[in-house]
RNA sequence: CGAGACGGCCGGAUGGCUGCGCGACGCCGGACGCAAGCCCGGCGGCGUGAGGAAAGUCCGAGCUCCACAGCGCAAGGUAGCGGGUAACCCCCGUCCGCCGCGAGGCGAGGACCAGCGCCACAGUGACGAUGCCGCCGCGGGGCCUCGGCCCGGCGACGGAGUGAAACGCGGCAAGCUCUACCUGGAGCAAGGCCAAAUAGGAGGGCGUAUCCCGGUUCGCCGGGUGUCAGGCGCGCUGCCCAGCCCUCGGGUCGGCCGCAUGAGCCGUCGGGCAACCGGCGGCCUGAGAUGGAUGGCCAUCGCCGCCCGGCUCGUCCGGACGGCACAGAACUCGGCUUACAGGCCGGCUCGCUGA
Numbered sequence: 001c002g003a004g005a006c007g008g009c010c011g012g013a014u015g016g017c018u019g020c021g022c023g024a025c026g027c028c029g030g031a032c033g034c035a036a037g038c039c040c041g042g043c044g045g046c047g048u049g050a051g052g053a054a055a056g057u058c059c060g061a062g063c064u065c066c067a068c069a070g071c072g073c074a075a076g077g078u079a080g081c082g083g084g085u086a087a088c089c090c091c092c093g094u095c096c097g098c099c100g101c102g103a104g105g106c107g108a109g110g111a112c113c114a115g116c117g118c119c120a121c122a123g124u125g126a127c128g129a130u131g132c133c134g135c136c137g138c139g140g141g142g143c144c145u146c147g148g149c150c151c152g153g154c155g156a157c158g159g160a161g162u163g164a165a166a167c168g169c170g171g172c173a174a175g176c177u178c179u180a181c182c183u184g185g186a187g188c189a190a191g192g193c194c195a196a197a198u199a200g201g202a203g204g205g206c207g208u209a210u211c212c213c214g215g216u217u218c219g220c221c222g223g224g225u226g227u228c229a230g231g232c233g234c235g236c237u238g239c240c241c242a243g244c245c246c247u248c249g250g251g252u253c254g255g256c257c258g259c260a261u262g263a264g265c266c267g268u269c270g271g272g273c274a275a276c277c278g279g280c281g282g283c284c285u286g287a288g289a290u291g292g293a294u295g296g297c298c299a300u301c302g303c304c305g306c307c308c309g310g311c312u313c314g315u316c317c318g319g320a321c322g323g324c325a326c327a328g329a330a331c332u333c334g335g336c337u338u339a340c341a342g343g344c345c346g347g348c349u350c351g352c353u354g355a
Base pairs, nucleotide, nucleotide: 001351002350003349004348006346007345008344009343010342012301013300014299015298016297017296018295020049021048022047023046025044026043027042028041029040030039032037051326055337056336058335059334060333061332062331063187064186065185066184075183076182077181078180079179080094081093082092083091084090095109096107097106098105099104110178111177115176116175117172118171119170127168132159133158134157135153136152140151141150142149143148191257192256193255194254201248202247203246204245205244206243211224212223213222214221215220230240231239232238264283265282266281267280268279269278270277271276302324303323304322305321307319308318309317310316311314
């Protein structure tokens, strides 16, 4: 210098104008209240306001509610060994296997002496067996020159051939299965609290006067006339008519909490190969919406690409244009996975070259 492999980090900066959410403060207005105060609304300036993945919701937890005698079965999951952790299908170390010249990477890596199933193509045959050559002459049949040949026999033995594997208790569990271990369900729309109007429920009080008709189990019931309750905002008049009022409790609308100090972050020291753990010190920075705020515009700088010009030709200077990703919290953490313009740092490997 080129190629590569791993780990860590950043992921635009500053300012102005103008919006939005939240917080405390000040002022103004309103409800309640003697007042203080508190609540609601508005205005003002101030403070604060997304991420490394906030994403996918895949795995594990905290938290909340419901369920829960014991044992077993089923279902789902995990799988070398050791360690870390609140926990994990996560992380670290290590063994083994495979890939790579290497730095490194990948691994669903328990068991096929329980049972079942499968083993492409080729091959007689893939666990059921025997096609070929040798072999066997024990038993049966035939020929016969009496030594053999043929029909044969066997898996006892050897060989060739096929194949990843050929009779060996074969291989496959990313087939069923077996073994060991783990697992109750639902999720912040969890859950808790406060609590209208209307309707309905429970209890209590007042009222339906009077008269007539019908029925009657003589308690009353139905219809008509009608009104000292009630209604038409109030008073008079007039009209309507059987309900009206109070208290309690449940639910709905709505509001509040849960809800942001946390298995937190930073520094340092110690233990450990490491993941990680412990001590000490410091910090609150990390928003809190509920139709869901965190936006928009401009300027300068930075970075990248392309074009033009200049010369002292460089990893140079100047100018114009374009671009600056992936992506948006919703109870909160630990992981994994996926997306991502551009850039930085650290040690490492291979090749070439120079001293």